[in-house]
Context: one part of a larger RNA
RNA sequence: CUGGGCGUAAAGGGUGCGUAGGCGGAACGCUAAGUCAGAUGUGAAAGCCCCGAGCUCAACUUGGGAAUUGCAUUUGAAACUGGCGAUCUAGAGCAGAGAAGAGGAGAGUAGAAUUUCAGGUGUAGCGGUGAAAUGCGUAGAUAUCUGAAGGAAUACCAGUGGCGAAGGCGGCUCUCUGGUCUCUUGCUGACGCUGAGGCACGACAGCGUGGGUAGCGAACAGGAUUAGAUACCCUGGUAGUCCCACGCCGUAAACGAUGUCAACUAGCCGUUGGGGACCUAGAGUCUUUAGUGGCGCAGCUAACGCACUAAGUUGACAGCCUGGGGAGUACGGACGCAAGUUUAAAACUC
Numbered sequence: 001c002u003g004g005g006c007g008u009a010a011a012g013g014g015u016g017c018g019u020a021g022g023c024g025g026a027a028c029g030c031u032a033a034g035u036c037a038g039a040u041g042u043g044a045a046a047g048c049c050c051c052g053a054g055c056u057c058a059a060c061u062u063g064g065g066a067a068u069u070g071c072a073u074u075u076g077a078a079a080c081u082g083g084c085g086a087u088c089u090a091g092a093g094c095a096g097a098g099a100a101g102a103g104g105a106g107a108g109u110a111g112a113a114u115u116u117c118a119g120g121u122g123u124a125g126c127g128g129u130g131a132a133a134u135g136c137g138u139a140g141a142u143a144u145c146u147g148a149a150g151g152a153a154u155a156c157c158a159g160u161g162g163c164g165a166a167g168g169c170g171g172c173u174c175u176c177u178g179g180u181c182u183c184u185u186g187c188u189g190a191c192g193c194u195g196a197g198g199c200a201c202g203a204c205a206g207c208g209u210g211g212g213u214a215g216c217g218a219a220c221a222g223g224a225u226u227a228g229a230u231a232c233c234c235u236g237g238u239a240g241u242c243c244c245a246c247g248c249c250g251u252a253a254a255c256g257a258u259g260u261c262a263a264c265u266a267g268c269c270g271u272u273g274g275g276g277a278c279c280u281a282g283a284g285u286c287u288u289u290a291g292u293g294g295c296g297c298a299g300c301u302a303a304c305g306c307a308c309u310a311a312g313u314u315g316a317c318a319g320c321c322u323g324g325g326g327a328g329u330a331c332g333g334a335c336g337c338a339a340g341u342u343u344a345a346a347a348c349u350c
Base pairs, nucleotide, nucleotide: 004321005320006319007304008303014201015200016199017198021194022193023192025088026087028085029084030083031082033081034080035077036076037075038074039073040072041071042070049065050064051063052062053061054060091191092188093187094186095185096183097182098181099180103177104176105175106174107173108172109171110154115149116148117147118146119145120144121143125136126135162169163168206248207247208246209245210244211243215241216240220236221235222234223233259317260316261315262314263313264312267295268294269293270292271291272290273289274288275287276286277285278284279282299306300305323350324349325348332343333342334341335340
C1' cells in the first nucleotide's frame, strides 16, 4: 500500500459554518478530454516463455517466434463520465397562511426561603453527632413577632415533556432576534451533498483588571474518630461559586461511548407539535406528517444487543484504528499571561 475495521474489543473529530477538493437529479442536441476499436512507428540486445538446431545427453551455445500489458501519431465509435448549448421539476430553496417551544441577547419586576442588622416578648440553654466535643449563649442566645438590608436561586406546574448544531436552556413581563414544523397553491430551476486546511461556538475548573458576595464552600484552623487519620463526621472558613464590564483558556465518561447526507426494508403500543376525513358530535374513530419513547420480525452482531431515531440493505464525502508497556510522554513547532493545550516519536521491554 492492498485488505479489514471504528456502540461495549484499538478506533467517531466536542459542535457547526464553510474554502480547495471529491461526488452529484430528469430528457435533448453538439463535442470528443476520459473511454473503446483499428492502423502505423517505436518499445536495443541479452534474459524469461514457445518451436527448432549444435556439443553422445544436460548445463551451455545458437536460429526463429512470442511477449515487452507502454508511449506517440492517425482513422473511426459515441453508450457512459466530462465540456458546451438549450429545456424540465421529483432534490434544494423562496413567497403566502398558520402552530408550538426553559432557543439566544438586553431591560425590568415578583413571591417563598436562608443570612445579617434594629426593635419587642421571653429565659437557660441552643447547636451538633453513632456518641461527643470544638462552637454560640445571662454582655440575654435558641424560639417567636415586627421592620429593614443584601445576594443568589426560581418549589408546585414538571412530563423516557419541549427547544437548541453541540455545550446547554426553567418565576413573570417587555424589546430585539435565530431556527423548526404544518397546509395550500404559486415562483426559481440542480442553485445540491460532503468537506483537508480555515473560521466561529464550546460545561466545569482555572487565569487577568476592577466591582459584588446571602447561602454553599477547595485551601486552612479547631473538635472528634483512629494504632495513626495530612480523610470520611462536626464547628468555623479564604479563594471560588454568582453578577457586571472587557477578555483569556479550549478541555470533559464534551456519551447515544454510535460522523454527516440520501434511498430502500414486516408489524404493535404510548407520547409531543401540526394537517385532513367521518358521524354516533365525544375525554370519539380513522388517517397523514415532523419529533420523542417502549416492544418486536427479517437481517445483522463474537455475544450483549440493534432493529424505519439501525448496529439491516446500499450510495457519496470526510475523520480515525493497526499488539501491551514506554506514552498521549520526550524533543521540535504552533497557541497561551500562566495553568497548560495541540501536533507527536524512538530506544528499550513483554
The part of an RNA shown here (small-subunit ribosomal RNA, central domain) has 350 nucleotides and comes from an uncultured prokaryote. The full RNA is in RNAcentral, with records from ENA. The coordinates come from a structure-prediction model, not an experiment, and the mean pLDDT is 83.